[in-house]
Context: one part of a larger RNA
RNA sequence: CGUUGGAAAGUUGAGAGGAGCUGGUUUUAGUACGAGAGGACCGAAUUGGACGAACCUCUGGUGUAUCUGUUGUCCUGCCAAGGGCAAGUGCAGAGUAGCUACGUUCGGAAGGGAUAACCGCUGAAGGCAUCUAAGUGGGAAGCCCACCUCAAGAUUAACUUUCCCUAGAGUUUUAAACUCUCUAAAGGUACCAGGAAGACUACCUGGUUGAUAGGUUGGAGGUCUAAGCACAGUAAUGUGUUCAGCCGACCAAUACUAAUCUACCGUGAGG
Numbered sequence: 001c002g003u004u005g006g007a008a009a010g011u012u013g014a015g016a017g018g019a020g021c022u023g024g025u026u027u028u029a030g031u032a033c034g035a036g037a038g039g040a041c042c043g044a045a046u047u048g049g050a051c052g053a054a055c056c057u058c059u060g061g062u063g064u065a066u067c068u069g070u071u072g073u074c075c076u077g078c079c080a081a082g083g084g085c086a087a088g089u090g091c092a093g094a095g096u097a098g099c100u101a102c103g104u105u106c107g108g109a110a111g112g113g114a115u116a117a118c119c120g121c122u123g124a125a126g127g128c129a130u131c132u133a134a135g136u137g138g139g140a141a142g143c144c145c146a147c148c149u150c151a152a153g154a155u156u157a158a159c160u161u162u163c164c165c166u167a168g169a170g171u172u173u174u175a176a177a178c179u180c181u182c183u184a185a186a187g188g189u190a191c192c193a194g195g196a197a198g199a200c201u202a203c204c205u206g207g208u209u210g211a212u213a214g215g216u217u218g219g220a221g222g223u224c225u226a227a228g229c230a231c232a233g234u235a236a237u238g239u240g241u242u243c244a245g246c247c248g249a250c251c252a253a254u255a256c257u258a259a260u261c262u263a264c265c266g267u268g269a270g271g
Base pairs, nucleotide, nucleotide: 001153005164006163007162008161009160010159011158015150016149017148018147021049022048023047024046025045026044027043033038051107052106053105054104055103059101060100061099062098066094067093068092069091070090071086072085073084074083075082076081111145112144113143118138119137120136121135165270167181168180169179170178171177172175182268187265188264189263190262191207192206193205194204195203212258213257214256215254216253217252218251219250221247222246223245228241229240230239231238232237
């Protein structure tokens, strides 16, 4: 921009893409078969491999400043307690959320239809025979459905529900026309607080009739027993107060802070 008024939702599915794999074991059954040696079809159950999708409960990884330990040096006047730097975390030990695989769960199926090779029934031409000429069955990991995803720009532009708009005057080339006044809907956008969404955009949530983010409080979880004081020891240090103190992303509650005020687009009934 189109889809013949505008808008918000929900569908149909023309069409397109994805998937489609396979081993072992048990049983049927040491059965059928076979002199024996050996040893099934069909069917049932179970367990794997590779591949794929989703997810983070478990097992792990990461987790650049969440906690702790610690060396050197500088600083906060000193002690104590802290902060900075050490090649772009000084080093080391752990580790929430998120992201992840080595982790977890799930998938290929079942079923229907038309068929290929092939196997048939009936059956002539050709008194027989013949699956074929008329007629009529079976038959594959393949084909069409079925399973998952996208999908009406499917210009053949589909369908359903709901919502909104029902002024006046003039001009002329009398038209789905133009001009002026009035009117400005439903809905949308801008703007702002953000996000399990994201390069930007888009998408989604919220905007005081509010839990959208921050803060605060509580919880989960991480780290591992803070500082200060007291006691013991010459001291290093240890013990008690104390499973303390501190804490990014997680879960809630709570309007304390910030989402203020607003502007614009979109019209007037539509071949």